[in-house]
Context: one part of a larger RNA
RNA sequence: GGUCCACGGAGGAUGCCUUGGAGCUGCCAGGCGAGGAAGGACGUGACAAGCUGCGAUAAGCCGCGUGUAGGGGCCGAUACCCGAAGAAGCGCGGAUGUCCUAAUGGGGUAACCCGCAUGGCUGGAUGCCAUGCAUGCAUGCGUGAAUAGAUAGCGUCUGCAGGCCAUACGCUGGGAAGUGAACCAUCUGAGUACCAGCAGGAGAAGAAAUCAAACGAGAUUCCCCCAGUAGCGGCGAGCGAACGGGGAGGAGCCCAAACCGCUUCCCUUCGGGGGGGCGGGGUUGUAGGGCCGCGGCGGGGCGUAGCCCGUGCAGUGAGAAAGCGAGCUUGUAGCGGAACGGCCCUGGGACGGCCGGCCGGAGAGGGUGAAAGCCCCGUAUGCGAAACGAGCUUGCCUGCAUGGCCGCGGAACCUGAGUACGGCGGGACACGAGAAAUCCUGCCGGAAGCUGGGGGGACCACCCUCCAAGGCUAAAUACUCGGCAGCUACCGAUAGCGCAUAGUACCGUGAGGGAAUGGUGAAAAGGACCCCGGGAGGGGAGUGAAAGAGAACCUGAAACCGUGGACCU
Numbered sequence: 001g002g003u004c005c006a007c008g009g010a011g012g013a014u015g016c017c018u019u020g021g022a023g024c025u026g027c028c029a030g031g032c033g034a035g036g037a038a039g040g041a042c043g044u045g046a047c048a049a050g051c052u053g054c055g056a057u058a059a060g061c062c063g064c065g066u067g068u069a070g071g072g073g074c075c076g077a078u079a080c081c082c083g084a085a086g087a088a089g090c091g092c093g094g095a096u097g098u099c100c101u102a103a104u105g106g107g108g109u110a111a112c113c114c115g116c117a118u119g120g121c122u123g124g125a126u127g128c129c130a131u132g133c134a135u136g137c138a139u140g141c142g143u144g145a146a147u148a149g150a151u152a153g154c155g156u157c158u159g160c161a162g163g164c165c166a167u168a169c170g171c172u173g174g175g176a177a178g179u180g181a182a183c184c185a186u187c188u189g190a191g192u193a194c195c196a197g198c199a200g201g202a203g204a205a206g207a208a209a210u211c212a213a214a215c216g217a218g219a220u221u222c223c224c225c226c227a228g229u230a231g232c233g234g235c236g237a238g239c240g241a242a243c244g245g246g247g248a249g250g251a252g253c254c255c256a257a258a259c260c261g262c263u264u265c266c267c268u269u270c271g272g273g274g275g276g277g278c279g280g281g282g283u284u285g286u287a288g289g290g291c292c293g294c295g296g297c298g299g300g301g302c303g304u305a306g307c308c309c310g311u312g313c314a315g316u317g318a319g320a321a322a323g324c325g326a327g328c329u330u331g332u333a334g335c336g337g338a339a340c341g342g343c344c345c346u347g348g349g350a351c352g353g354c355c356g357g358c359c360g361g362a363g364a365g366g367g368u369g370a371a372a373g374c375c376c377c378g379u380a381u382g383c384g385a386a387a388c389g390a391g392c393u394u395g396c397c398u399g400c401a402u403g404g405c406c407g408c409g410g411a412a413c414c415u416g417a418g419u420a421c422g423g424c425g426g427g428a429c430a431c432g433a434g435a436a437a438u439c440c441u442g443c444c445g446g447a448a449g450c451u452g453g454g455g456g457g458a459c460c461a462c463c464c465u466c467c468a469a470g471g472c473u474a475a476a477u478a479c480u481c482g483g484c485a486g487c488u489a490c491c492g493a494u495a496g497c498g499c500a501u502a503g504u505a506c507c508g509u510g511a512g513g514g515a516a517u518g519g520u521g522a523a524a525a526g527g528a529c530c531c532c533g534g535g536a537g538g539g540g541a542g543u544g545a546a547a548g549a550g551a552a553c554c555u556g557a558a559a560c561c562g563u564g565g566a567c568c569u
Stems, first nucleotide, its partner, number of pairs: 001568009015554001016519002020491002022488007029480002031164002039100003042055003046078001050074002061094006070082003105114003115133007135161004140156004169200001170198005180187001184234001210217002221248005231239002252472003255416001259280009285450001287415003291410007299309004310402006323396010334383003340356003344353002357374002359363001365377003421445008431457001452467005506513002526553001529540004
């Protein structure tokens, strides 16, 4: 020095555990904000560093309800208080709510500085307190230049907006590249990522100028097929429908115009004409509507441009927009809630064993000194709201209708124009310019107008089908920051969220990056007292089932370091 054995130190693997996390399901909710948000700064406790709560009324104030004997958060000590005159806790409603922040009187290096007006402290002030004072938009009102009328401008009442977020879901405007094509340029990736705008609980779309095919269907959206088909494609890589069928859901409406009435402005040859506003009318494709004539049907009363009564319909869900009350159901606190003993065995301890019972609309789960249906909390089930909210029904209320509906005939007034469409250049359609229809449009051109117009994949005819150039519209669909309930062939402290809590410590000028650390015991019973030691630490004693559970605390592997021994060199 090595190998082995025994016993230790050190270390923190492993096992067991779980306060935390992951995923999913159902229901709810899907917004907050100038009445000052989200997020912060600074304060606030008897003592108070952090967290939590709260705001100069500051771990709180008031009311109502619930609740019951304890309470003064995490927090365990001391002191002092509160509570059956019902505290604490919990729920609902209210009050207060410094300063910063959209931040909004002005400024600013956030949490600071400086004002103006009015009122108060007040008799006075450089001081203090309260209230108001940003900007944009909209209606109205006032005032009012050059410039007479007017307009611009200015002022003002009232209302609205601004900012935040769930880094999700939607629509719109912009819009890559790595990559694939085994290179690469068309192509792909992909209208993806990303940026911007806007919105809602959903959003978007939506009531045929749609499809179909000689039969017919009948808004939109979503799912399953059709189908990896037809097609597109340096016909490469790859991209990829529709028709039709089956389901979910189901809803249809309003304007513009013709025409009529009222009103206002302009022009006028005083006959009238034109424009605007409001009301009526009207809304369609087997065309519809308006106007004129005829016919049929047809609530009432009155003081007859209207009002009243009755009746009908509708309404907060689009079609106009807001509510109030009642009842029921339900949410936000809670309440009731069955049934077991031995003092036998083991043990520190019974929830175990043995013996004998019981409940069960409850044998989900958790806790209790081991393993409990019957010990505790609960569970099945039943009950409960002064206050605030939600849903449904209903009444009030509001709106509409109650000279409209139908038919026949006439006449030819209306039915969305720089539109449709064409050309050029792009884009979207599964479709890359192709035989390329269809849709959008930057530039140029530019109709018809119902005897009209669009479409049916170049184009033409016949035929079929539909009515563009205005608008609204639930449900079926998408998502999850959050609340409640529950589940898991999810993790169990190097795992599971980055965090068993922390966006902390720490790093960085900054944008930003970003940890680690869980476990005594059933109960602190957390080791009085003695001894060694300056202390740390240890030895006794005591507690405990256990102290080789002693706080550097469950178990306590290995590397590594020792002590003693055996053997080898």
This is a predicted structure of a 569-nucleotide part of an RNA (large-subunit ribosomal RNA, domain I) from an uncultured Spirochaetales bacterium. Rfam family: Bacterial large subunit ribosomal RNA. It was read from a public genome assembly. Its mean pLDDT, the model's own confidence on a scale to 100, is 82.